The RNA shown here (SAM riboswitch aptamer (S box leader)) has 97 nucleotides. It was read from a public genome assembly, where an Rfam model found it.
């Protein structure tokens, strides 16, 4: 890298360095020198794990810390429009040969 399964409307700094981009791709719409992305510190607790009695607890392994996966596209229902359901795509965790 590939495959399978599960999850996704919650949670998370008024910090330091740095200096222009970022929100997966596309289209929107947003965030951003009142400091983006990155690094350090800090925090959260999604999955595995430890302890527990199931709700909890811990923070060991990954992960995460603007906006519902920010919204949309494809299908269905509905229609003035919305809204709702499902798929697809991507993300995270665990497992597999």
């Nucleotide at each position: 890298a590939a495959c399978u399964u599960a999850u996704g409307a919650a949670g998370a700094g008024u910090g330091a360095c740095u200096g222009a981009g970022g929100g997966a791709a596309c289209g929107g719409c947003c965030c951003u020198g009142u400091g983006a992305a990155g690094u350090c510190c800090g925090g959260c607790a999604a999955c595995c794990u430890g302890c527990a009695a199931u709700u909890g607890u811990a923070a060991g392994g990954u992960g995460c810390c603007a906006a519902a996966u920010c919204c949309g596209g494809c299908g269905g229902u509905a229609u003035a429009a919305a809204a709702c359901c499902g798929a697809g795509a991507g993300a995270u965790a665990a497992g597999u040969a």
The coordinates come from a structure-prediction model, not an experiment, and the mean pLDDT is 82.